[in-house]
RNA sequence: GGCUGGAUGGCGUAGUUGGUUAUCGCGCUUCCUUAACACGGAAGAGGUCCUGGGUUCGAGCCCCAGUCUGGUCA
Numbered sequence: 001g002g003c004u005g006g007a008u009g010g011c012g013u014a015g016u017u018g019g020u021u022a023u024c025g026c027g028c029u030u031c032c033u034u035a036a037c038a039c040g041g042a043a044g045a046g047g048u049c050c051u052g053g054g055u056u057c058g059a060g061c062c063c064c065a066g067u068c069u070g071g072u073c074a
Base pairs, nucleotide, nucleotide: 001073002072003071004070005069006068007067010026011025012024019057028044029043030042031041032040050066051065052064053063054062
């Protein structure tokens, strides 16, 4: 350099043919339970969906450019 996959809460992930409120698990906070912890139960907080632009009534999803990163070929 060519081809190809990926980037979504702190971490790991789902997201179908574009449609109203972005999913689940772990973790975190508060409460219940305990002498206390762990386990268990209840509630809650936390996301500019990598960046910029475009298309559209509407974009995590489609298009363009860029950044970072994995694989592969030379």

Source information
This is a predicted structure of a 74-nucleotide RNA (transfer RNA) from Lepraria finkii. The coordinates come from a structure-prediction model, not an experiment, and the mean pLDDT is 80. Taxonomically the source falls in Lepraria (Eukaryota, Lecanoromycetes, Lecanorales, Stereocaulaceae).